Predicted 3D model of a 332-nucleotide part of an RNA (large-subunit ribosomal RNA, domain IV) from Flammeovirgaceae bacterium SG7u.111.

[in-house]
Context: one part of a larger RNA
C1' cells in the first nucleotide's frame, strides 16, 4: 500500500450527484392499526406489550401426546434463536397488474398483456413457405382466423375527406400488346417523244379506326397516414375583451390538462415545505412546441421503477485512529 471483516468517545447525512456503502428492522404470541379503495385490499399499515429455567403442582382442549393459560420456586445488569430471519411513514412522476428483454455495460416509463377498435377472409378461406406438388392456416368455419392499432378499470374520446391511401363508381378524357390496313417506298413485265411512266405480284413502311386495367374524373372513408389560422378595432379609472369588422383554410384544437419525461426565455410568478430549496409539491396560464385508441384525463392495487420529504439508524462525514487475516516489499 490493496482485498475482506470487527470496534470505536461526541455528533448523527455536515458526506455525496445520489445516504452509495454500511449500521439499524428482523423469529413467534398478544394487543391495535389511518386516508384512501375497484370493498378484495390498503395491512405484517403504524405503533405498542411479551418471551429464560426447575416442578410426579393446577385448569382447559383435543389428533392423548401435544398446546393454551394459571401457580409456586431459582439464577443473571439483560432471556426469541446457534443460525437463517422485514426498516417504515408522507407526496408525486411513469407503466394498470403477474410476466418480458439487449447470454457478456441498459430490466426500465421499453416489450407483452387482458380490454377496445377498424379492416381483410364463405373455406380449395383470406393469408404464409415452396418452381411445383403440398404443407401450416385447422382436423377451424365469421362467437372462427390473419393484418393493423390500441393497452386493466373509470370518464370520454371534438372539427377537417383539400392532399396521400384505401373502397366504390363507371358517362367522358387518356392510354399497351394486339387487330387493322387507306397511303408510301423498292423491285420490273410493259410502254415511251428515251426525259421517264408503270400493272400483277414479293418486299419494305405504316395512316385512320377498334382496343383492357390504370390515371384524369365522379363519390364515400380519419380508432386509414395525416391536419386542426392571422391581422385590426371596442366596455364610464386602468386593464382586459364577452363583442365587431377583414383576409386566408379542408377545417381553425372541443372535453380535458397545462412552466408538464412536453416551457426557449426560465431558477416564469403566487403559495408550502428548509435557517437558506435552479430539485420538490400545490396553483396560475403568457401551451417558444399539450390535447383526445401515434388516444385524453383520473385512478385503489402492485414495482430491485423514478423524483422530492420525514422517523429511526449509522464511520458516508467532522477525522482519523487502530486490531485480525491473505498477499507483496528495496525494510528486517
Nucleotide at each position: 500500500u490493496c482485498a475482506u471483516g470487527g470496534c470505536u468517545a461526541a455528533g448523527g447525512a455536515a458526506c455525496u450527484a445520489g445516504g452509495c456503502a454500511a449500521a439499524a428492522u428482523a423469529a413467534c404470541c398478544c394487543c391495535g392499526u389511518a386516508a384512501c379503495u375497484u370493498c378484495g385490499g390498503g395491512a405484517g399499515a403504524a405503533g405498542g406489550g411479551g418471551u429464560g429455567c426447575u416442578u410426579a403442582c393446577c385448569u382447559c382442549a383435543u389428533u392423548u401426546a401435544u398446546g393454551a393459560g394459571g401457580a409456586a420456586g431459582c439464577c443473571g445488569c439483560a432471556g426469541u434463536g446457534a443460525a437463517a430471519a422485514g426498516g417504515c411513514c408522507c407526496a408525486g412522476g411513469c407503466g394498470a397488474c403477474u410476466g418480458u428483454u439487449u447470454a457478456a455495460c441498459a430490466a426500465a416509463a421499453a416489450c407483452a398483456c387482458a380490454u377496445g377498435g377498424c379492416u381483410u377472409u364463405g373455406c380449395g378461406a383470406a393469408c404464409u413457405c415452396g418452381c411445383a406438388a403440398g404443407a401450416g392456416g385447422a382436423a377451424g368455419u365469421a362467437u372462427a382466423a390473419g393484418g393493423c392499432c390500441u393497452g386493466a378499470c373509470a370518464c370520454c374520446u371534438g372539427c377537417c375527406c383539400g392532399g396521400u391511401g384505401c373502397u366504390g363508381g363507371a358517362a367522358g378524357g387518356u392510354u399497351a400488346a394486339g387487330g387493322g390496313g387507306g397511303g408510301a417506298c423498292g423491285u420490273u413485265a410493259g410502254c415511251c417523244u428515251c426525259g421517264g411512266c408503270g400493272a400483277a405480284g414479293c418486299g419494305u413502311u405504316g395512316a385512320a379506326c377498334c382496343g383492357a386495367a390504370g390515371c384524369c374524373c365522379c363519390a364515400g372513408u380519419a380508432a386509414a397516414c395525416g391536419g386542426c389560422g392571422g391581422c385590426c378595432g371596442u366596455a364610464a379609472c386602468u386593464a382586459u375583451a364577452a363583442c365587431g369588422g377583414u383576409c386566408c383554410u379542408a377545417a381553425g384544437g372541443u372535453a380535458g390538462c397545462g412552466a408538464a419525461a412536453u416551457u426557449c426565455c426560465u431558477u416564469g410568478u403566487c403559495g408550502g415545505g428548509u435557517a437558506a430549496g435552479u430539485u420538490c409539491c400545490g396553483a396560475c396560464c403568457u401551451g417558444c412546441a399539450c390535447g383526445a385508441a401515434u388516444g385524453g384525463u383520473g385512478c385503489a392495487a402492485c414495482g430491485a421503477u423514478c423524483u422530492g420529504g420525514g422517523c429511526a439508524c449509522u464511520g458516508u462525514c467532522u477525522c482519523g485512529g487502530c486490531c485480525a487475516u491473505g498477499a507483496c516489499u528495496c525494510c528486517g

The organism belongs to Flammeovirgaceae, within Bacteria.